[in-house]
Context: one part of a larger RNA
RNA sequence: GCCUACGAGUUACUGUUGCCAGCAAGGUUAAGGUCCUUAGGACCGGAGCCGCAGCGAAAGCGAGUCUGAAUAGGGCGCUUUAGUUGGUAGUAGUAGACGCGAAACCGUGUGAUCUACCCUUGGGCAGGUUGAAGUUUGGGUAACACUAAAUGGAGGACCGAACCCGUUGACGUUGAAAAGUCUUGGGAUGACCUGAGGGUAGGGGUGAAAGGCCAAUCAAACUCGGAAAUAGCUCGUACUCCCCGAAAUGCAUUUAGGUGCAGCGUUGAUUUAAAGUUUUAUAGAGGUAGAGCUACUGAUUGGAUGCGGGGGCUUCACCGCCUACCAAUUCCUGACAAACUCCGAAUGCUAUAAAAUGUUGAUCAGCAGUGAGGGCAUGGGUGCUAAGGUCCAUGUCCGAGAGGGAAAGAACCCAGACCAUCAGCUAAGGUCCCCAAAUGUAUGUUAAGUUGAAAAAACGAGGUUGGACUGCACAGACAGCUAGGAUGUUGGCUUGGAAGCAGCCAUUCAUUUAAAGAGUGCGUAACAGCUCACUAGUCGAGCGGUCCGGCAUGGAUAAUAAUCGGGCAUAAACAUACUACCGAAGCUAUGGACUUGUAAUUUAUUAUAAGUGGUAGGGGAGCAUUCUGUUUGCGCCGAAGGUGCGUCGCGAGGCGUGCUGGAGCGGACAGAAAAGAAAAUGUAGGC
Repeated sequence: GCCUACGAGUUACUGUUGCCAGCAAGGUUAAGGUCCUUAGGACCGGAGCCGCAGCGAAAGCGAGUCUGAAUAGGGCGCUUUAGUUGGUAGUAGUAGACGCGAAACCGUGUGAUCUACCCUUGGGCAGGUUGAAGUUUGGGUAACACUAAAUGGAGGACCGAACCCGUUGACGUUGAAAAGUCUUGGGAUGACCUGAGGGUAGGGGUGAAAGGCCAAUCAAACUCGGAAAUAGCUCGUACUCCCCGAAAUGCAUUUAGGUGCAGCGUUGAUUUAAAGUUUUAUAGAGGUAGAGCUACUGAUUGGAUGCGGGGGCUUCACCGCCUACCAAUUCCUGACAAACUCCGAAUGCUAUAAAAUGUUGAUCAGCAGUGAGGGCAUGGGUGCUAAGGUCCAUGUCCGAGAGGGAAAGAACCCAGACCAUCAGCUAAGGUCCCCAAAUGUAUGUUAAGUUGAAAAAACGAGGUUGGACUGCACAGACAGCUAGGAUGUUGGCUUGGAAGCAGCCAUUCAUUUAAAGAGUGCGUAACAGCUCACUAGUCGAGCGGUCCGGCAUGGAUAAUAAUCGGGCAUAAACAUACUACCGAAGCUAUGGACUUGUAAUUUAUUAUAAGUGGUAGGGGAGCAUUCUGUUUGCGCCGAAGGUGCGUCGCGAGGCGUGCUGGAGCGGACAGAAAAGAAAAUGUAGGC
C1' cells in the first nucleotide's frame, strides 16, 4: 500500500413544538391489589398531577385584586373557555451523551538485583625507576649547628601490564551491539578498584552538583484506581432521489479561530385586503460632487494707495524732511480649503396618486448554519494618489457556478448546466496552418517584423504621410555654375598695434553703382588673404516658412535559451466602413422526467403557465440490511451463498436465467433496530 471483518447522534428521565389517536370542562391514574390462557393481558385502585381564576411579598380577597386615605389614577387579570392522557417525529436539559485523542492532578501500593551515597565483612594491584625523614661512621664545634660517605625505604612520587576509565579519529547508524568495535589516550599504593550481605523511596531519596541517578523511564519513578478527568482544539462521522437555499455583518463578551441577541436560510400556520418590488407624476427634507469667496472663517500672487513701524538727516527739544525697508485698511488682479459656504446638483431617502408585477410582504411557531471572507469597478480614509497592502461605503462576481473566450488562470468578457439528439440561430471572441469559419470587399497608413493582447517618459530627429495659414516665382523664383562684392576710410576713440572682424562710441553717414554692411564667419602681431550678405549673367518650373494631426524612430539595462500560444505574416499588421460565415451546457426545434400554481374532470389523469446550478443548512419521498408479529409461499426435480449474462427502475436497487454450491429461504402488511464506510498518521488479521 491493497483486501476482508469491525468502526462514530445512542439510551433513560424531564421539558417544549408539530403530527396521529382517545376522552373532553374535564383528562389521567402511581404504588399496590384481584383474576387469567402468565417474559403477557384484563379489571380494580382517584392518593397525586395538569386544566377550568386571578391578584398580592403575605395574611388574604376574588371577576377582580394590588398599590393607596381614596369610590382617584395606575399595574396585572376578567369581559374573548380547551384541555388532558398516550403514541410518534424534531429539538433542548441532566447524564461519558456523535467517536477517537492529551500534557497533567489526586489516592493506595511496588521498586536501590541498574544506578547514587553510606554501613559490615572479604579480595586485588607483573615489572622497572627515584631515593624524604631517621640511623651509623668520619670530619667539625666549648657544646650544638654544619658537612661527607654509607645505611634506610617515604610518597594522593615516576614509567608501565592486570584492573578501572573513556581523550582523539575512523567505522557502525533497518548496527554484531536500543551506546559497540578498532586506533589513540588517562589513572594504575590510592579521595584506588572490586565480591558478598545490608540501609536510605517519590515533592521523597541520593548527589566531589550534570537537574545527574533512583531497573533501556526522571524539572518529580512505576503500578492500579478516581476515570469514559477535561479538551471553546485537530481529525473522522457510512444508501438514493426531489424542493428551497445562506453567512463571513451589527452590538456585547478576561472577548477576538469561542459564545449570546439581532441580521440573512428553511418548514408550518395565520394574515385576503392589504403589504412588498418597479416605473411615472407630484410634494418634501438635505448641504455631498461642482462652484465660489468684495458672503463668513482661515490661507494667498502681483500692482495701486501708504495708517503705523524701522532706518537716515535736522534739532537743546518740539516740529519737520527723506526712503529700491516692513506694512494695516481700501481698490484692481490671480487663485486655495475634510474639520470655509452667498450658492448648489445628479443619485439616494420620505409621503401621496396611478399603472405594472402577482405573493415576492408582515406576524407567530419549529429547526438551523454563519459571525476568518476574497477579487474587480466606483466614491473615500490610511500608505509613497506604493503593494495581490490596509480600513469603510455602493454594486457585482467567486465563495456555493459548470459551459464559451482571454495560449495556460477562483472572481476579466460572454453566459446561469433537469435529461437525450450525427438538428438550427446567435453572444463574447474569431475566420492563412495548428483550429471551426473570409488568403472577404473598399479606401488609406506603416518598412520599424513596428506590429500581430504586459509595459514606458522627459527630451531628440530634413523618417514618412495628411491638413491649415503664409512668402517668393516665366517682368525667371529655389539650388548649382560664371562674374562683381567698390570709394571717402586705416570712420572716431582706445592701444605697442586695432586697417570691416580684441574692446568702446553712434544721425553705422555719405559717394559711385546692376549691387556691395563703417561689415556674416575663417584668418594676420597688425596688414594681407579666403568668404558671406547684396547684384548681374546662365539655367527653366516650381521653391521656402510656421502651426496642427496619423504611423513609424532613438531614448529602451537582469540574471539557464529564445519566441506574437507556435508556425509564420509586408498583410495573416494598423485605421475607417461594409457584407458573409464560425462560435457556448445561451435561445430555438423534437422527445422524455420531475416540481409548483391554476382550471377541468374526477381521485389520478388531462390541459395550461412558470420552473428544476448549488457548499453550510432546512424540508419531503424512497431503497437496502437484521430481527419480531400476522398472513401467504418456494426448496435435494436443488435453498442461502459465489460467479457470469439478460432485463426493469431517474437512483439507492429489483427480477429472470447459465454454471457452482448442497439445506434452508422468500413475498405482502405492520413493528423494532447493534440498520448502509473510502478516508479518523482508525482497530485486528491476511498478502
A computed fold for a 687-nucleotide part of an RNA from Aequorivita antarctica, annotated as large-subunit ribosomal RNA, domain II. The prediction has a mean pLDDT of 84.